[in-house]
RNA sequence: UCUGCAGGCCGGGUGACCGCGGGCCUCUCGAGGCUCGAGGAAAGUCCGGACACCGCAGGGCAGGACGCUGGGGAAACCCCAGGCGGCGAAAGCCGACGGAAAGUGGCACAGAAAGGAGACCGCCACGGACGUGAUCUCCGGAGACGUCCGCGGUAAGGGUGAAACGGUGGGGUAAGAGCCCACCAGCGUCGUGGCGACACGGCGGCUCGCCAAACCCCGUCCGGUGCAAGGCGAUGCAGGCCCCGUUGACGUUGCCCGCCGAGGGGCCGGGUGCGCCGCUCGAGCUGCCGAGAGAUCGGCGGCCAAGAUGGAUGGUCAUCCUCGACAGAAUCCGGCUUACAGGCCUGCUACGGAA
RNA sequence: GGGCCCGUAGCUCAGUGGUAGAGCAGGGGACUCAUAAUCCUUAGGUCGCAGGUUCGAUCCCUGCCGGGCCCA
Numbered sequence: 001u002c003u004g005c006a007g008g009c010c011g012g013g014u015g016a017c018c019g020c021g022g023g024c025c026u027c028u029c030g031a032g033g034c035u036c037g038a039g040g041a042a043a044g045u046c047c048g049g050a051c052a053c054c055g056c057a058g059g060g061c062a063g064g065a066c067g068c069u070g071g072g073g074a075a076a077c078c079c080c081a082g083g084c085g086g087c088g089a090a091a092g093c094c095g096a097c098g099g100a101a102a103g104u105g106g107c108a109c110a111g112a113a114a115g116g117a118g119a120c121c122g123c124c125a126c127g128g129a130c131g132u133g134a135u136c137u138c139c140g141g142a143g144a145c146g147u148c149c150g151c152g153g154u155a156a157g158g159g160u161g162a163a164a165c166g167g168u169g170g171g172g173u174a175a176g177a178g179c180c181c182a183c184c185a186g187c188g189u190c191g192u193g194g195c196g197a198c199a200c201g202g203c204g205g206c207u208c209g210c211c212a213a214a215c216c217c218c219g220u221c222c223g224g225u226g227c228a229a230g231g232c233g234a235u236g237c238a239g240g241c242c243c244c245g246u247u248g249a250c251g252u253u254g255c256c257c258g259c260c261g262a263g264g265g266g267c268c269g270g271g272u273g274c275g276c277c278g279c280u281c282g283a284g285c286u287g288c289c290g291a292g293a294g295a296u297c298g299g300c301g302g303c304c305a306a307g308a309u310g311g312a313u314g315g316u317c318a319u320c321c322u323c324g325a326c327a328g329a330a331u332c333c334g335g336c337u338u339a340c341a342g343g344c345c346u347g348c349u350a351c352g353g354a355a
Numbered sequence: 356g357g358g359c360c361c362g363u364a365g366c367u368c369a370g371u372g373g374u375a376g377a378g379c380a381g382g383g384g385a386c387u388c389a390u391a392a393u394c395c396u397u398a399g400g401u402c403g404c405a406g407g408u409u410c411g412a413u414c415c416c417u418g419c420c421g422g423g424c425c426c427a
Base pairs, nucleotide, nucleotide: 001354002353003352004348005347006346007345008344009343010342012320013319014318015317016316017315018314020037021036022035023034024033025032026031027030039326043337044336046335047334048333049332050331051226052225053224054223063222064221065220066219067218068082069081070080071079072078083097084095085094086093087092098217099216103215104214105211106210107209120158121157122154123153124152126150127149128148129147130146131145132144135142136141166184167183168182169181170180171179185207187204188203189202190201191200192199193198230277231276232275233274239268240267241266242265243264244263246261248260250258251257284303285302286301287300288299289298290297291296321324356426357425358424359423360422361421362420365379366378367377368376373410381397382396383395384394385393403419404418405417406416407415
């Protein structure tokens, strides 16, 4: 130095000609000129909002989301810093990381037993029966060993399991056991440090399984639908209602009345399709300065950078290089996740390997 | 563009924490002169992919992939 880690950036360049979408200007009014024209993910639609319409006195239940601490942010399954746990030699990376001592439930198979449960093998004491027969004897027995049975003690050891009621070592005991002691883990409590999560130390009684990405409990938050939201305009039509009126038909004829219809007037009015708005100036981008550990915030200056609606952003040629990846807007914004040839910059690490 | 659902054998579907099944289809056998029907038997699964929770995942959670439905 390479391999390693973290952060940031680029993602063909230049020129000519032709073509496409938006805006502005000009005139001889159908042409000309100027200017702008995809991304870091425009993607997935996974979170959160702005905005719009609908709903809504207030509160609760149900349901859903989130969950260490402090800060940032409009908010968030977001970001920063810290704590704890895991991985790594390290730089560093990852973590849905509240509660199992409120309750319910589950822990297959194996195993004695899967949570106030339990004893298979084993170990030990006592009693009895049988056998052997070394030893003692006052000859009645005593005592030792082995096997079996009964009644108990035990959970150290074996065995099962993913997991066995703290772990290791010592003492103790008939054999054992937190029964006692030391250290460790865990629990409770006190002190110190820290805003806090938490860390360190002292003391205590000795011990409490795992699962909440099972129901649940605790804390915080949440109305629904989404620009195909929603609004405006114009034309035509189907159709509906009301009024006027009648030389029409029907109620056997005439009149009244009822009903149906022709005619006239007024009001309402679709569905689909059309044009316009919403529509791109906004939690905006950027330079410098300041605050802060950082996310981020503040001040001053500068800038305007796609807006289509069958939907534009392309093609050809020349030239240069390291020969060009993933992919393309459709209301907008903040995040997350996923895809991505190759290249550049900055900082950091040193177990091993190579030079 | 926006909203929602599904993925298990060749096909249609069950299974929702404990070694994955059913019907039809396929292979072999029986019955029959032969075929069908019927009976017996048998093979076939990365449970869409990857990761996580758990002792253990088709099932619970997350991210991708593929397919389908609705909205003017």
This is a predicted complex of two RNAs, RNase P RNA and transfer RNA, with 427 nucleotides together. Model confidence (mean pLDDT): 78 of 100.